[in-house]
Molecule: transfer RNA
Organism: Parcubacteria group bacterium Licking1014_17
RNA sequence: GCCGGAGUAGCUCAAUGGCAGAGCAAUCGCUUCGUAAGCGAUAGGUUGUGAGUUCAAGUCUCACCUCCGGCU
Repeated sequence: GCCGGAGUAGCUCAAUGGCAGAGCAAUCGCUUCGUAAGCGAUAGGUUGUGAGUUCAAGUCUCACCUCCGGCU
């Protein structure tokens, strides 16, 4: 230099173009003599950045950034 893949909550990951979610972690509560475990609730998001298409974009298109792999 060329090709491909990935980027979404603190972490690991979902989400047919149509309300952004789950598990773990966090906080509060229930339970226990107490702790752990268990159960319930709450909070937590410029979906990497910037444009474009569309009534509507995490999803489609383009450029850029970061990471991973391959080729030379």